Predicted 3D model of a 72-nucleotide RNA (transfer RNA) from Triparma strigata. The RNAcentral record of the sequence draws on Rfam. Its Rfam family is "tRNA". Rfam classes the family as a transfer RNA.

RNA sequence: AGCAUCGUGGCGCAGAGGUAGCGUGUUGGGCCCAUAACCCAAAGGUCGGUUGAUCGAAACAACCCGAUGCUA
Numbered sequence: 001a002g003c004a005u006c007g008u009g010g011c012g013c014a015g016a017g018g019u020a021g022c023g024u025g026u027u028g029g030g031c032c033c034a035u036a037a038c039c040c041a042a043a044g045g046u047c048g049g050u051u052g053a054u055c056g057a058a059a060c061a062a063c064c065c066g067a068u069g070c071u072a
Base pairs, nucleotide, nucleotide: 001071002070003069004068005067006066007065010024011023012022013021018055026042027041028040029039030038048064049063050062051061052060
């Protein structure tokens, strides 16, 4: 330098153009003599950035930034 894959709550990942969810974790409550487990609830995301197409984008296009791998 080129190519491929990837970037989404603290962490690991889903997500068919129609207002983003799961597991785990955190906080509060319940249960219990108590703890763990279990049950209920809540908080936590400007979806890597900018621009564009579209009535509407996490998802499509262009460029940029970063990570991993391959080639030179």